SAM riboswitch aptamer (S box leader) from an uncultured Flavobacteriales bacterium, 101 nucleotides, folded computationally.
It was read from a public genome assembly, where an Rfam model found it.
Model confidence (mean pLDDT): 80 of 100.
Rfam family: SAM riboswitch aptamer (S box leader). Rfam describes the family as follows. The SAM riboswitch is found upstream of a number of genes which code for proteins involved in methionine or cysteine biosynthesis in Gram-positive bacteria.
């Protein structure tokens, strides 16, 4: 890293350092020096796996702005013919997590 499953509309803070960019990419919209980003602590959330004293707790990894922030490709339906708008639906791609190698 790839490959398989599964979930992804819920929910979760503060504090040193740092200093300008982040929200994967792209096109928007946003946050943001009233400090993003990242790193570290002590919190918390609960999403999966392990154990146990078994409906609960511990542990490992994960998360801890905004539906994966919206779309993006394909279909369906409204209204109005095209294009453009709502909404729905399946998929790509992202993301954890377990296994697999």
């Nucleotide at each position: 890293g790839a490959c398989u499953u599964a979930u992804c509309a819920a929910g979760a803070a503060a504090g040193a350092c740092u200093g300008a960019g982040g929200g994967a990419c792209g096109g928007g919209c946003c946050c943001u020096u009233u400090g993003a980003u990242g790193u570290c602590u002590u919190g918390g959330c609960a999403a999966c796996c392990u154990u146990u004293u078994u409906u609960a707790a511990a542990g490992g990894u994960g998360c801890u702005a905004a539906a994966u922030c919206c779309c993006a490709c394909u279909c369906c339906a409204a209204a109005a013919a095209a294009a453009a708008u709502u909404g729905g639906a399946g998929a790509a791609a992202g993301a954890u997590a377990a296994g697999c190698g």